Predicted 3D model of RNase P RNA and transfer RNA as a complex of 433 nucleotides. It holds a member of the Rfam family "Bacterial RNase P class A". It is annotated as a ribozyme. Rfam describes the family as follows. Ribonuclease P (RNase P) is a ubiquitous endoribonuclease, found in archaea, bacteria and eukarya as well as chloroplasts and mitochondria.

RNA sequence: CGGGAGUAAAAGAUAUCUGCUGUGUUUUUUGCACAGAGGAAAGUCCGGACACCUUGGGCAGGAUACUUCCUAACGGGAAGCUGCAGUAAUGCAGAGCUAGCUCCACAGAAACAAACCGCACAGCAUCAUUUCGGUGCUAUGCAAGGGUGAAAUGGUGGUGUAAGAGACCACCGGUGCCAUUGGCGACAGUGGCAGCCAGGAAUGCCUUAUCCGGUGCAAUGCCAAAUAGGGAAGCUACGGUGCGCCCACACCGCUUCCGGGUAGGCAGCUUGAACCAAAGCGUGAGUUUUGGUCCAGAUGGAUAGAUAUCAAAUCCCCUUGGGGAUUACAGAAUCCGGCUUAUUGAACUCCCGCGAA
RNA sequence: GCUGGAAUAGCUCAGCUGGUAGAGCAACUGAUUCGUAAUCAGUAGGUCGGAGGUUCGAGUCCUCUUUUCAGCACCA
Repeated sequence: CGGGAGUAAAAGAUAUCUGCUGUGUUUUUUGCACAGAGGAAAGUCCGGACACCUUGGGCAGGAUACUUCCUAACGGGAAGCUGCAGUAAUGCAGAGCUAGCUCCACAGAAACAAACCGCACAGCAUCAUUUCGGUGCUAUGCAAGGGUGAAAUGGUGGUGUAAGAGACCACCGGUGCCAUUGGCGACAGUGGCAGCCAGGAAUGCCUUAUCCGGUGCAAUGCCAAAUAGGGAAGCUACGGUGCGCCCACACCGCUUCCGGGUAGGCAGCUUGAACCAAAGCGUGAGUUUUGGUCCAGAUGGAUAGAUAUCAAAUCCCCUUGGGGAUUACAGAAUCCGGCUUAUUGAACUCCCGCGAA
Repeated sequence: GCUGGAAUAGCUCAGCUGGUAGAGCAACUGAUUCGUAAUCAGUAGGUCGGAGGUUCGAGUCCUCUUUUCAGCACCA
């Protein structure tokens, strides 16, 4: 100088005055004390807690996908494995097309057991004649060459053949199987065997393995208030309901629309898989023990406004010292653990490469 | 707060199992008419809301994001 990985804190600080919400207290139409947004409170994408609905079984459906571990749980995280990219630090991806089905547009002969051009033997016809020749037709063999395409059946050399080809052989590359060594494992190393070498797509249907009941605090319980306990339609015991379907089982009404009334209070509600510090264990995510702390709880929805002083950055004006303007993303709503996305200007730590001394 | 859907031409909508995106109305040009409308013939107009991924190839499949629409209180 260039590149990579991560960490912590979040654009103010102090004082005075005026307000808002909650808790505690008091001499209760008031005063005092204390506390009062975030790293993402967001998106609602996953996983739970909690509450209600639920009688049992099966099917359907959904999610995930290398290995081991962490966790209350997870599609999250940690440490590794393999492949790809990069000089490197590092980053990205991850079951199975050797179960079956389906698809592979256009182009191309053929998109999965392919003959268009081409190569070759044979037969027939014809032309020419220096002999094995040239041209056309018929039938057959051939995946070596050309051409098409995103993709066309491993590469080099030889044997072989009418011409050819893993058809066969040697070497190289790949795949599968067996044995053995290391590892908990994914896997890696070594040795041997098999011409096994005919594709791709599962964020196509699907297969395998594992997991998942549904609804969300507008859940749910209690109190208070008010009204017309109304009307219509549908299905009604071979029916309906039990929140996808079926069966068993239980119950006897259920669903939709129109109309009427109230839209107040309390609980749930914030002490929790919580936070901070130290020590132990672990490579790590984490976990155990001990000590300490209490840190918003609004609901027409609080967390603010004004003034003064100091300070940071950017822009503008006059000008070298002042003046003015602006302040990232964004704002709790039952609560946690993650992921993702938005984010101004800065700070710190570690690693890699190159150059110079 | 919770839940579900939509975005394709100027407007309203199609587009099946990925294969080069269409219809109606509107617009423009010409014909017809003395002129207009209607009618007839023709033409143009699309990064399929945005970004990334899977694939040879994405309107379609997957992820993130933006905008927008709808439903959900209690009592009898």